This is a predicted structure of a 132-nucleotide RNA (Guanidine-I riboswitch aptamer) from Spirulina sp. SIO3F2.
RNA sequence: UUAAAUUGUUUCUAGGGUUCCGGUUUCUGGCAUGGGGAAACGCCUGGUCCGAGAGAAACAAGUUAGUCAAAGUAUUCGUUGGCUCAGCCGGAUAUUUUACUAACUCCACGGAAGGAUAAAAGCCUGGGAGGU
Numbered sequence: 001u002u003a004a005a006u007u008g009u010u011u012c013u014a015g016g017g018u019u020c021c022g023g024u025u026u027c028u029g030g031c032a033u034g035g036g037g038a039a040a041c042g043c044c045u046g047g048u049c050c051g052a053g054a055g056a057a058a059c060a061a062g063u064u065a066g067u068c069a070a071a072g073u074a075u076u077c078g079u080u081g082g083c084u085c086a087g088c089c090g091g092a093u094a095u096u097u098u099a100c101u102a103a104c105u106c107c108a109c110g111g112a113a114g115g116a117u118a119a120a121a122g123c124c125u126g127g128g129a130g131g132u
Stems, first nucleotide, its partner, number of pairs: 007060006015050002020047002022044001023041006061105007069098010080086002107127001109130001114124002
């Protein structure tokens, strides 16, 4: 310097804002009260919602090894027919697929600016720029 591989989804959490619900404040038809309505507020605990490459769990998927369990392919041995050659049955070796079992699936400091959504964020950009 080059090539290959170290995976995905779901649920949740850290975190996030304010579209909806709720809450608070102000205003509102005749005094008051209640209710309704309007506006503002997320330096309103919350519900809905968004949500991690470097957070968690679960389920998949992948890799390696084994089991000799099943099936296929190739080679070879035995046996039958007069030979070439072919067929059946049995065995051995190699290899492929499936099944089962076990193990493994590492490491990871990180801006600013920008983007989406109602809006924001550890979301996306992005295992980026940069750094060691």
The organism belongs to Spirulina, within Bacteria. The coordinates come from a structure-prediction model, not an experiment, and the mean pLDDT is 75.